[in-house]
The RNA shown here (c-di-GMP-I riboswitch aptamer) has 75 nucleotides and comes from Candidatus Laterigemmans baculatus. Its mean pLDDT, the model's own confidence on a scale to 100, is 91. Lineage of the source: Bacteria > Pseudomonadati > Planctomycetota > Pirellulales > Candidatus Laterigemmans. Rfam family: c-di-GMP-I riboswitch aptamer. Its family is annotated with cyclic-di-GMP binding in the Gene Ontology.

RNA sequence: UCCCGAAAAAGGCAAACCGGUCGCGAGGCCGGGACGCAAAGCCACGGAUCUCCCUGAGACCGCCGGGUUACCGAA
Numbered sequence: 001u002c003c004c005g006a007a008a009a010a011g012g013c014a015a016a017c018c019g020g021u022c023g024c025g026a027g028g029c030c031g032g033g034a035c036g037c038a039a040a041g042c043c044a045c046g047g048a049u050c051u052c053c054c055u056g057a058g059a060c061c062g063c064c065g066g067g068u069u070a071c072c073g074a075a
Base pairs, nucleotide, nucleotide: 004073005072012037013036017032018031019030020029021028022027035062041068042067043066045065046064047063049059050058051057052056
């Protein structure tokens, strides 16, 4: 370094729900709140699912893969 995820340490993220707000909508953002997460960081590349103003356009990475970056360091 790579694989891997034990023990700890430093931390991090934030489901449902509630309030506000944007959007036709799926849903996004902000605040509260924690179900959980070793990538629950990022990317819409493939599949799945969802939406619509449906010959198409979008949503979603905390659904499954893939790519890429990253803290710690046992077997």